RNA sequence: CGCUUAUCCAGAAAGGCAGAGGGACUGGCCCUGUGAAGCCUUGGCAACCGUCCGGUGGUGAUUCAUCGGGUAGGUGCUAAAUCCAGCCCCGACUUCGUCGGGGAGAGAUGAGCC
Numbered sequence: 001c002g003c004u005u006a007u008c009c010a011g012a013a014a015g016g017c018a019g020a021g022g023g024a025c026u027g028g029c030c031c032u033g034u035g036a037a038g039c040c041u042u043g044g045c046a047a048c049c050g051u052c053c054g055g056u057g058g059u060g061a062u063u064c065a066u067c068g069g070g071u072a073g074g075u076g077c078u079a080a081a082u083c084c085a086g087c088c089c090c091g092a093c094u095u096c097g098u099c100g101g102g103g104a105g106a107g108a109u110g111a112g113c114c
Base pairs, nucleotide, nucleotide: 002113003112004111005110006109007108008107013042014041015040016039017038021031022030023029025086026085027084028083043078044077045076048074049073050071051070052069053068054067055066056065057064082106087103088102089101090100091099092098093097
């Protein structure tokens, strides 16, 4: 990089360096010299993985599965619903479209495989 899978309407700062972009892409709409991206330091959020305790199932066996709780060790995150939309379906309406609902795709993150 790729494949599989779960989640994505919640949550969460400050300082230093730096100096114009950023919010994945496209179109919108936003953030940004009252300091973007990036880097560093110290915080914080969060229960995906790990770990501890307990319940249930199951087993020769805490080998295994699942649920609940604790824990911030490993990752991750720390503007706006994944900021909204994009492709399909349904409904309504003032019918070149607009609005609402659902699904898919894409994306992000964790875990496993390779």

Predicted 3D model of a 114-nucleotide RNA (SAM riboswitch aptamer (S box leader)) from a Flavobacteriales bacterium. The coordinates come from a structure-prediction model, not an experiment, and the mean pLDDT is 83. Lineage of the source: Bacteria > Pseudomonadati > Bacteroidota > Flavobacteriia > Flavobacteriales.